This is a predicted structure of a 74-nucleotide RNA (transfer RNA) from Gopherus agassizii.
Rfam family: tRNA. By type it is a transfer RNA. Rfam's curators write: Transfer RNA (tRNA) molecules are approximately 80 nucleotides in length.
The coordinates come from a structure-prediction model, not an experiment, and the mean pLDDT is 81.
The sequence is in RNAcentral, with records from Rfam.
Lineage of the source: Eukaryota > Opisthokonta > Chordata > Sauria > Gopherus.

[in-house]
RNA sequence: GGCACUAUGGCUUAGCUGGCUAAAGCACCUGCCUAAUAAACAGGAGAUCUUGGGUUCAACUCUCAGUAAUGCCU
Numbered sequence: 001g002g003c004a005c006u007a008u009g010g011c012u013u014a015g016c017u018g019g020c021u022a023a024a025g026c027a028c029c030u031g032c033c034u035a036a037u038a039a040a041c042a043g044g045a046g047a048u049c050u051u052g053g054g055u056u057c058a059a060c061u062c063u064c065a066g067u068a069a070u071g072c073c074u
Stems, first nucleotide, its partner, number of pairs: 001073004006068002010026004019057001028044004050066005
């Protein structure tokens, strides 16, 4: 340099045949429980979906370019 693939809460993932205010587990916070801790139970906060543009009534999703990571080739 070329090709492929990936980027979504703190972490790991789903959603990617366009359409409700983006879902789940773990972690975190509060309550309950306990002598206390953990577990269980109830509730809560947290991601404008890697960046910018385009298409569309509408984009995490389609498209173009960039950035970063990984793999292969040279």